Molecule: SAM riboswitch aptamer (S box leader)
Organism: Actinomycetota bacterium
RNA sequence: UGCUCAUCUAGAGCGGGGGAGGGACCGGCCCGGUGAUCCCGCCGCAACCGCCUGUCCGGCGAGCUUGCCCGAAAGGGCGUCCGGGGAGGUAGGUGCGAAUUCCGGCCCCCUUUUCCGGGAGGGAAGAUGAGUG
Numbered sequence: 001u002g003c004u005c006a007u008c009u010a011g012a013g014c015g016g017g018g019g020a021g022g023g024a025c026c027g028g029c030c031c032g033g034u035g036a037u038c039c040c041g042c043c044g045c046a047a048c049c050g051c052c053u054g055u056c057c058g059g060c061g062a063g064c065u066u067g068c069c070c071g072a073a074a075g076g077g078c079g080u081c082c083g084g085g086g087a088g089g090u091a092g093g094u095g096c097g098a099a100u101u102c103c104g105g106c107c108c109c110c111u112u113u114u115c116c117g118g119g120a121g122g123g124a125a126g127a128u129g130a131g132u133g
Stems, first nucleotide, its partner, number of pairs: 001133008013042005021031003025105004043097003048093002050090004055085005067078004101125001106122002109119003
């Protein structure tokens, strides 16, 4: 830095540094010398990935090893093994702690028609994670 998928109306702030713009872009509207954005420390939020527990489903069925239960036997059930689903826990890797991604931008629908305004859906863009190049 490209691609794919998922999520984005919930949640969570103090201190130190620094000293002017910041909220990705454009418009609006906000935040900011009562010190923002940013950097550092601590604290916290959440649970995408990881890990743990138990549970359910499927596979394997002999290819190897092993155990328990039922049965006279044939055989059957459970577990060990592999994959997956949903649940709970944890907090190792990320992420996050103004405003719904702050709202809108493009398309479409509703609001009888135009304008203004309002509302619903989809998209684009962006952010984060996981996977992959």